[in-house]
């Protein structure tokens, strides 16, 4: 310099002015009240994804004994974390010269089931072509013994052809009528056992065995571990309004309710359920200070943790963050909070920075 691979940051800037929303201060006003409004000044006012709402947690309520069944989820190993299906490191397999990337990566000799099309046969397999043997028959050749070829039949054979994603190890030799782990050598793979390394997944090595065992668990299932339900319209408080009636069951021989799918069991228990009718449609809290951001040091390969310093940065409820003007630039993408947080996924114009690998050239 060229090509590649992985990661991080940014997401127009400055100023003026008019608005909008929260908070603070001051003044004025409204409402029976809880409380609220207006004006002035001042401070602050969207994102890396605020998004999808797909996982995990905090928080809130359900009056959290417990056990069993059922259901759901996760799935190599070790670690991180409040937790996770997330993250980090490693192992194994696949791809790449490499950096690196990809993998819903437990169990198929526990059992059941499935394996489309093609093919003769798809799971304790199978004889379509081919090869071989036997006996029969036909034709031809030969004086004859016999030989060659064809047809149909019985049997053997998984070496060869052909089908398929997959056909019951591979190569070579022996063997055989032809063949076959039928036998042998080497290799691959499986099981058992031993030695060494590693926390572990696993890796390296030695021995023995029968000669060989297909795939699918994102099919049922088995194994290990985890999981109570509903959600901020959760939930709490305040103010105000109202009218009851009927039916059914019941008050310890107990209706009904809770343990949120069911059962057992336990607990609460004097009212409960249904129908008709009536009243309300207001306010406040929850609400943002947190598993918080940034910086230094320490531990760790890393994810992350510890410690010290420092910072204050939206909180609406018809729901604010916009308009105009000036200057500048590379002329600006995807898109906007609604209880909060950690992730994942998806969308995204342009710009900036860094690690590593391969090739070439120069010193």
């Nucleotide at each position: 310099c060229g090509g590649g691979u992985c990661g991080g940051c940014u997401g127009g800037g400055c100023g003026a002015u008019c608005g909008c929303g929260u908070g603070g201060c001051a003044g004025c006003g409204g409402g029976c009240a809880a409380c609220c409004g207006c004006u002035g000044c001042u401070c602050c006012g969207a994102g890396g994804a605020a998004a999808g709402u797909c996982c995990g947690g905090g928080c809130u309520c359900c009056a959290c004994a417990g056990a069993g069944c059922g259901g759901g989820g996760u799935g190599g190993u070790g670690g991180g974390u409040a937790a996770c299906g997330c993250c980090c490191a490693c192992c194994c397999g696949a791809g790449g010269c490499a950096a690196c990337u990809c993998g819903c990566g437990g169990g198929a000799a526990a059992g059941u089931g499935c394996c489309a099309c093609a093919g003769a046969a798809a799971g304790c397999a199978g004889a379509c072509c081919g090869c071989c043997u036997c006996a029969c028959u036909c034709u031809c050749c030969g004086c004859g013994a016999g030989g060659a070829g064809g047809g149909a039949g019985a049997g053997g054979u998984a070496a060869g052809g052909g089908u398929g994603a997959a056909a019951c190890g591979g190569u070579g030799g022996g063997g055989u009528a032809a063949g076959a782990g039928c036998c042998c050598a080497c290799c691959a793979g499986c099981g058992c056992c031993c030695c060494g390394g590693g926390u572990g997944a696993c890796c390296g090595g030695a021995g023995c065995g029968g000669c060989u065992c297909g795939g699918c668990a994102a099919a049922c299932c088995c194994c290990a571990c985890c999981c109570g339900g509903a959600g901020c319209a959760a939930g709490a408080c305040c103010a105000g309004a109202c009218a009851g009636u009927g039916c059914a069951c019941g008050c310890c021989c107990g209706a009904g309710g809770g343990c949120u799918g069911c059962u057992c069991g336990c607990c609460c228990g004097a009212g409960u359920g249904c129908a008709c009718g009536g009243g309300u449609a207001g306010g406040u809290c929850g609400c943002u200070g947190g598993a918080g951001a940034c910086g230094g040091c320490c531990g760790g390969c890393a994810a992350c943790g510890g410690u010290c310093g420092c910072c204050g940065u939206a909180g609406a409820u018809g729901g604010a963050u916009g308009g105009u003007c000036g200057c500048c630039c590379u002329c600006g993408a995807c898109a906007g909070a609604a209880c909060c947080c950690g992730g994942c996924u998806u969308a995204c114009a342009g710009g900036c920075c860094g690690g590593c690998c391969c090739g070439u050239c120069c010193c």
A computed fold for a 363-nucleotide RNA from Nocardioides thalensis, annotated as Bacterial RNase P class A. Its Rfam family is "Bacterial RNase P class A". From the family's description: Ribonuclease P (RNase P) is a ubiquitous endoribonuclease, found in archaea, bacteria and eukarya as well as chloroplasts and mitochondria. The family's RNA type in Rfam is ribozyme. Model confidence (mean pLDDT): 76 of 100. The model forms 97% of the base pairs in the Rfam consensus. Taxonomically the source falls in Nocardioides (Bacteria, Actinomycetota, Actinomycetes, Propionibacteriales).